[in-house]
Formats: sequence, structure tokens, C1' cells
RNA sequence: CACUUAUCAAGAAAGGCAGAGGGAAUGGCCCGAUGACGCCUUGACAACCUGUCCUGACAACAGUCAGGAUAAGGUGCCAAAUCCAUCUCCGCAAAACGGAGGAAGAUAGGUU
Repeated sequence: CACUUAUCAAGAAAGGCAGAGGGAAUGGCCCGAUGACGCCUUGACAACCUGUCCUGACAACAGUCAGGAUAAGGUGCCAAAUCCAUCUCCGCAAAACGGAGGAAGAUAGGUU
């Protein structure tokens, strides 16, 4: 990189460095010299995996499964719903709008 499973309408800041674009693509709409995006430090948020503890079941040596707690470790993340839409179907004759499902994307685990 690829495949696969799950989640994505909640939540979460300061300081320093540096200096122009950035929010994945396209169209919008936003953020940005009152310094965005990015990097570093500290901190927060969250609970995907590991660890520890508790409960229950199966077992009866150990363990396995499920639920809960914790937040020590590995990640992640800290503007706007994944910012909105893009494709299909339905609600309408149509549009707007709404609903359902996809595609794409992001994150984590597993496989190769």
C1' cells in the first nucleotide's frame, strides 16, 4: 500500500517557532497577518487496542466469552455534523427540503 471489522450529529487548550495559505478531491461555505495550516512543549478530550480491578456465564489447572470500572501504556484527537453536498431510492408532477442506503474520507483493531 492492499483486504477486512467497527465508529464517525458528543467532547477537548495554552505557550514557543515560523510565516501564507488552509479546511482530503470538485462545487459551495467557512478559517486566516487580531498569525490560520504546520512543528515542538505542557495540558485537556475520548475509550479503539494492551494492562489492572470487579461482576456473571461456561469450565473446574488454567483459561474463554460478555458487561462494567480505571486511564498506567500504544494510538488518536483538541473550528464549524466527516462543515454541507456529490451516487441510488423514497416522500412531490417538478424544485426546494426531508428520510434511507451507498461511494469517498478519517481513526482504531486484525490479516497479508